[in-house]
Molecule: c-di-GMP-I-UAU riboswitch aptamer
Organism: Deltaproteobacteria bacterium
RNA sequence: CACGAUAAAGCCAAAACCCGAGCAAUCGGGUGACGGAAAGCCACGGGUCCGCUGGAGGCGGAUCGCCGGGUUGCCAAAG
Numbered sequence: 001c002a003c004g005a006u007a008a009a010g011c012c013a014a015a016a017c018c019c020g021a022g023c024a025a026u027c028g029g030g031u032g033a034c035g036g037a038a039a040g041c042c043a044c045g046g047g048u049c050c051g052c053u054g055g056a057g058g059c060g061g062a063u064c065g066c067c068g069g070g071u072u073g074c075c076a077a078a079g
Stems, first nucleotide, its partner, number of pairs: 003079001011036002016031006034065001040071003044068003047063007
C1' cells in the first nucleotide's frame, strides 16, 4: 500500500401519516425506519410513469431507492 468483518463511529432514509408546491407523474418540510457502500452527484443509453396531441408518431416532463454508464468518495480487526 492492496485485499479483508455479523466490529465501531458517522451518513442517507422506503412505506404510512401530517403540512405545502404541481393538471399529473412527482417534489420540498416534519414524524417515521423498510432498506442502502455510493440510497453522493450527472437524465447520457434503456426501462417505467405523467402531460399535450384523434392515433401512429412527436414534443415536454418525472424517476438515478429500476438497470447500465460517467464522475467524486468513508471506516478497515484477525489474517